A computed fold for a 72-nucleotide RNA from a Candidatus Nomurabacteria bacterium, annotated as transfer RNA. The sequence was found in a public genome assembly. Its Rfam family is "tRNA". Its family is annotated with triplet codon-amino acid adaptor activity in the Gene Ontology. The prediction has a mean pLDDT of 83.
[in-house]
RNA sequence: AGCGGAGAAGAGUAACAGUUGCUCGUCAGGCUCAUAACCUGAAGGUAGCCGGUGCAAUUCCGGCCUCCGCAA
Numbered sequence: 001a002g003c004g005g006a007g008a009a010g011a012g013u014a015a016c017a018g019u020u021g022c023u024c025g026u027c028a029g030g031c032u033c034a035u036a037a038c039c040u041g042a043a044g045g046u047a048g049c050c051g052g053u054g055c056a057a058u059u060c061c062g063g064c065c066u067c068c069g070c071a072a
Stems, first nucleotide, its partner, number of pairs: 002070006010024004018055001026042005048064005
């Protein structure tokens, strides 16, 4: 140097163009003699970066960066 896949909240992940969701974690409250478990609620995402297409992009297209795999 070549080929393929991935990048989204602290962690793991869904969403085949139309207001970004779920689980765990964190925080607050409830329950309890107390803790855990359980219940309720909340915070936290310019979606890797830059551009393009389009009324509209996490989604489609191009380039770059990082990671994983294949081949060499």